[in-house]
Context: one part of a larger RNA
RNA sequence: UGACGGGGGCCCGCACAAGCGGUGGAGCAUGUGGUUUAAUUUCGAAGCAACGCGCAGAACCUUACCAGCCCUUGACAUGGAGCGUAUGGUCUUUGGAGACAAAGUCUUUCAGUUCGGCUGGGCCUGAGACAGGUGUUGCAUGGCUGUCGUCAGCUCGUGUCGUGAGAUGUUGGGUUAAGUCCCGCAACGAGCGCAACCCUCACCCUCAGUUGCCAGCAGGUCUGGCUGGGCACUCUGGGGGAACUGCCGGUGACAAGCCGGAGGAAGGUGGGGAUGACGUCAAGUCCUCAUGACCCUUAUGGGCUGGGCUACAAACGUGCUACAAUGGCAGUGACAGAGGGCCGCAACGGUGCAAGCCGAAGCAAAUCUCGAAAAGCUGUCUCAGUUCGGAUUGUUCUCUGCAACUCGAGAGCAUGAAGUUGGAAUCGCUAGUAAUCGCGGAUCAGCAUGCCGCGGUGAAUACGUUCCCGGGGGUUGUACA
Repeated sequence: UGACGGGGGCCCGCACAAGCGGUGGAGCAUGUGGUUUAAUUUCGAAGCAACGCGCAGAACCUUACCAGCCCUUGACAUGGAGCGUAUGGUCUUUGGAGACAAAGUCUUUCAGUUCGGCUGGGCCUGAGACAGGUGUUGCAUGGCUGUCGUCAGCUCGUGUCGUGAGAUGUUGGGUUAAGUCCCGCAACGAGCGCAACCCUCACCCUCAGUUGCCAGCAGGUCUGGCUGGGCACUCUGGGGGAACUGCCGGUGACAAGCCGGAGGAAGGUGGGGAUGACGUCAAGUCCUCAUGACCCUUAUGGGCUGGGCUACAAACGUGCUACAAUGGCAGUGACAGAGGGCCGCAACGGUGCAAGCCGAAGCAAAUCUCGAAAAGCUGUCUCAGUUCGGAUUGUUCUCUGCAACUCGAGAGCAUGAAGUUGGAAUCGCUAGUAAUCGCGGAUCAGCAUGCCGCGGUGAAUACGUUCCCGGGGGUUGUACA
């Protein structure tokens, strides 16, 4: 100087407390360990910070794993040699699981040209340089990322003090979300962080008007902004204004600030986002990519078919659905936002109990289209393993796709399991939040209870900082570095 302390003092954080809702019990979905397996059922991730994580989507492909069948200058790249000039492409047949091999058919037959197969390109053949490797090492690395933590810290120059390590500044008194600011001080300044500058939401003005408006006028009767017409309003998206403790009172050291008030759409950081200091964990990743070294080279490379990643006594994490009456069912019935759409979204009509199918207008989209649910109203059920709950199973179908056996999703009918609120323990959340309700998107042929977004309805509680956890600064002890 640090680190540590079941040392003491100060301060913060959904850290506790006060509340609301969960997890832990059930069924299922998903990930993981384990076991099993021809396949360590490919590999990685391992307290917080691995476990709905890489995977924004494993039937084939993906795929890295296993079995079998094949290839060896190779699926791909560069350079060089030879053979030729359509050897390319389409389709068919045969053998085969296919890769592949053989035969046939059709067809436009690459560019330049000094018209020499001369040059380049394509294809083919063979040799050698080489290719190739999701093989090893994340403890050789780059890059990227997690974490402490959006915590308020981490340092430097000069000066001063100390033999020196080092100290001072950065400590102290106040204050703040903040090393934020004020005051004091052997310090005076500065840098990286904080804040602000950026995006978005909330208010107003202005500019613009193929969305919106009977607002004011006219038409029409298809009552739909439908038509003429118009940008007033709503809205859209460009510009600008607006908030600064600016004003008043109190308090404070006359300071920084704090408390209350006025005005205001908004008040003291207005809400949200982006933004992550010096560093820590030899944290994670050689399977995104890049890369040193090592290893394989008729295989640890390449192609294919099938299987596996989907196994299942039991265990754990994360979720979904429930156990019901603030509910279930039936009928009726409004109101969003943000996004997507041409190999697409599809109105509307027909058909089917339904998933769906058939036809089909419009739309490369403020123009057409995909489009709410809970809520509300009416009826019924009357506390039961039920008109709760929907697992499981049988069966008939639908869709995607070359193909749903292993192993997809959906619909109808039948079946109707566990479950009556969950032990010890444990998680989230302070406001348009929790809870609850649906909608969209990426991936994607098909497949979401996951992920990323969007809006609708919309709470309770916070006395307080003794205690648990994490953190900040000061102080003290130490046989630790």

Predicted 3D model of a 481-nucleotide part of an RNA (small-subunit ribosomal RNA, 3' major domain) from an uncultured prokaryote. Model confidence (mean pLDDT): 81 of 100.